Context: one part of a larger RNA
RNA sequence: CGUAGGAACUUUGAGGGGGGCUGUCCUUAGUACGAGAGGACCGGGAUGGAUCGACCACUGGUGUACCGGUUGUGCCGCCAGGCGCAGACGCCGGGUAGCUAUGUCGAGAAGUGAUAAGCGCUGAAAGCAUCUAAGCGCGAAGCACGCCCCAAGAUGAGAGUUCCCACAGCGUUAAGCUGGUAAGGUCCCAGGUAGACAACCUGGUAAUGGGCCGCAUGUGUACGCUUAGCGAUAAGUUCAGCUUAGCGGUCCCAAUCGACCGAGGG
Numbered sequence: 001c002g003u004a005g006g007a008a009c010u011u012u013g014a015g016g017g018g019g020g021c022u023g024u025c026c027u028u029a030g031u032a033c034g035a036g037a038g039g040a041c042c043g044g045g046a047u048g049g050a051u052c053g054a055c056c057a058c059u060g061g062u063g064u065a066c067c068g069g070u071u072g073u074g075c076c077g078c079c080a081g082g083c084g085c086a087g088a089c090g091c092c093g094g095g096u097a098g099c100u101a102u103g104u105c106g107a108g109a110a111g112u113g114a115u116a117a118g119c120g121c122u123g124a125a126a127g128c129a130u131c132u133a134a135g136c137g138c139g140a141a142g143c144a145c146g147c148c149c150c151a152a153g154a155u156g157a158g159a160g161u162u163c164c165c166a167c168a169g170c171g172u173u174a175a176g177c178u179g180g181u182a183a184g185g186u187c188c189c190a191g192g193u194a195g196a197c198a199a200c201c202u203g204g205u206a207a208u209g210g211g212c213c214g215c216a217u218g219u220g221u222a223c224g225c226u227u228a229g230c231g232a233u234a235a236g237u238u239c240a241g242c243u244u245a246g247c248g249g250u251c252c253c254a255a256u257c258g259a260c261c262g263a264g265g266g
Base pairs, nucleotide, nucleotide: 001153005164006163007162008161009160010159011158015150016149017148018147021049022048023047024046025045026044027043033038051107052106053105054104055103059101060100061099062098066094067093068092069091070090071086072085073084074083075082076081111145112144113143118138119137120136121135167179168178169177170176184261185260186259187258188204189203190202191201192200208254209253210252211250212249213248214247215246218242219241224237225236226235227234228233
């Protein structure tokens, strides 16, 4: 820009893409077959490998400052208690959210149709024979569907539901042009389930982000004081103290005030 007015939402599916792997065991059945040794087709069930997709409840990893421990050194006058540096965590033990695999779940299929090689029925040409010439039936991990994803610029521009309306000026009443609006949308702003940027999604006076409060989670029993001990230290107060990204609540702070676009067809 188009989709013969302007919007919001829900869709159909022409067409396109993805996928299509395979082992072992049990059973049928020690049956058919076979002198025996051995040992099935067909069918039913179970469980794996590799690959692919999704996810984080579980098991783990990471988690650069969430908690603790600790060495050296410098500083806060000293003690105590802390902070800086030793890596762009000093080192070590753990670890929330998120992200993750080695973790979890799922997939290949079943089924239908038309077929290939092949196997057949009926059957002449050619009194026989012949699956083929007319006609008919079976028959593949393959083909078309089926399963998953995209999809109406599918210009062949589809369908449904709901919303907005029948303004003003110029022009000749028309085509058309201009302007203000409707439903709706954009800018702008707070952001994230989204994300390179666009886009998408939530919110804009309300729980959108921050703060604060509560809870969860993690760490592992804070500081100070008291007690015991010469002391290192231990015990009590104390399952304490602190706690990022988690789950909620609360208008304290910030989303202010606003601007613009946007129908009049048939």
This is a predicted structure of a 266-nucleotide part of an RNA (large-subunit ribosomal RNA, domain VI) from an Armatimonadota bacterium. Its mean pLDDT, the model's own confidence on a scale to 100, is 87. The full RNA is in RNAcentral, with records from ENA.